[in-house]
RNA sequence: GGCGACAUAGCCAAGCGGUAAGGCCAGGGUCUGCAAAACCCUCAUCCCCCGGUUCGAGUCCGGGUGUCGCCU
Numbered sequence: 001g002g003c004g005a006c007a008u009a010g011c012c013a014a015g016c017g018g019u020a021a022g023g024c025c026a027g028g029g030u031c032u033g034c035a036a037a038a039c040c041c042u043c044a045u046c047c048c049c050c051g052g053u054u055c056g057a058g059u060c061c062g063g064g065u066g067u068c069g070c071c072u
Base pairs, nucleotide, nucleotide: 001071002070003069004068005067006066007065010024011023012022018055026042027041028040029039030038048064049063050062051061052060
């Protein structure tokens, strides 16, 4: 220098055009003499940034930024 993949909560991670699953952590509660365990509840108005397409974008398109990989 060329090509590709990825970027979603404190962490991991689904989602493939119709207002974001799940797990861990955390907070609250039930239980207990106190805890632990177990069970119940809560936890992303803005999905890396800026534009575009669309009635509607996390999702499609363009350009950036970052990480990883391959080729030279």